[in-house]
RNA sequence: AUUAGCUCAGUCGGUAGAGCACACGCCUUUUAAGCGUGGGGUCGUGGGUUCAAAUCCCACAUAU
Repeated sequence: AUUAGCUCAGUCGGUAGAGCACACGCCUUUUAAGCGUGGGGUCGUGGGUUCAAAUCCCACAUAU
């Protein structure tokens, strides 16, 4: 340090997001570009605390 396929956000614990990618639609002679919509998450694993955990605590795993 570990969060979507990839790169990363996520404030003091309160319903998990962006860009790119992907699918569909619009536009275009076609592709690309542009615009719109949508799908996609056991938040590394297992416990604990709490009304409530990505967030706090412990152990473990993996990478540097």
Model confidence (mean pLDDT): 81 of 100. Transfer RNA from a bovine gut metagenome, 64 nucleotides, folded computationally. It matches the Rfam family "tRNA". The sequence is in RNAcentral, with records from MGnify.